[in-house]
RNA sequence: GCCGAGGUAGUCCAGCCCGGUAAGGCGCGAGCCUGGAAAGCUCGUGGGGACCUCCCCUCGGGAGUUCAAAUCUCCCCCUCGGCG
Numbered sequence: 001g002c003c004g005a006g007g008u009a010g011u012c013c014a015g016c017c018c019g020g021u022a023a024g025g026c027g028c029g030a031g032c033c034u035g036g037a038a039a040g041c042u043c044g045u046g047g048g049g050a051c052c053u054c055c056c057c058u059c060g061g062g063a064g065u066u067c068a069a070a071u072c073u074c075c076c077c078c079u080c081g082g083c084g
Stems, first nucleotide, its partner, number of pairs: 001083007010026003020067001027045006046057004060076005
């Protein structure tokens, strides 16, 4: 230099093809259970605001298309693998 795969909430990982509420596990918090724990079960859990039933923002960075972008297009950055 060329080709391929990947980057999503604290963490892991779906969602991308075919645009329309960012799902689930772990972790964390609360509760139930127990003599007390562990395990198990239930609920909650991305960030911010006047902390709520309301509003705004968020998918590596930027730009574009669109009523609407994690998803499509373009440029760039980073990680892994292969070729040379």
Transfer RNA from Candidatus Methanoplasma sp., 84 nucleotides, folded computationally. Its Rfam family is "tRNA". The sequence was found in a public genome assembly. Its mean pLDDT, the model's own confidence on a scale to 100, is 82. The organism belongs to Candidatus Methanoplasma, within Archaea.